[in-house]
This record gives sequence, C1' cells and structure tokens, in this order.
RNA sequence: GCCAGCGUAGCUCAACGGCAGAGCACAGCAUUCGUAAUGCUGGGGUUGUGGGUUCAAGUCCCACCGCUGGCU
Repeated sequence: GCCAGCGUAGCUCAACGGCAGAGCACAGCAUUCGUAAUGCUGGGGUUGUGGGUUCAAGUCCCACCGCUGGCU
C1' cells in the first nucleotide's frame, strides 16, 4: 500500500429501516445476628467522527478515525 471484518451502557453482546435492549457489574430496598447467596426496584447511551438517502437510520450509501485478521 491492497482486501475483509468489527466499533452500541463500566464489561460481554443483541436490536426485519419504525419507542435503543439483555446478561454481568454498580446503587437502593427486602431477607440474615452479620456476610455471601437470593428477590424487588433504580440509575447509566450525542449507537467511533462527519456527510448523504429516507416521512423515519444503530441498521442503507460515501469519506475519515481506531482495532483485528489476511495479502504484498
């Protein structure tokens, strides 16, 4: 330099173009003599950046940035 894949919550990952979610973690409460475990409730996101298409974009298109793998 070329090709492919990936980028969404603190972490691991979902989400036929139509309200952004789960598990774990975190906080509070319940339970216990107390912890752990368990149960309930809750907070947390400019979906890597900038544009485009569309009534509507995490999703489709383009450029760029970063990571991983392959080729040279």
A computed fold for a 72-nucleotide RNA from an uncultured Thermoguttaceae bacterium, annotated as transfer RNA. The coordinates come from a structure-prediction model, not an experiment, and the mean pLDDT is 83. It matches the Rfam family "tRNA". Gene Ontology term of the family: triplet codon-amino acid adaptor activity.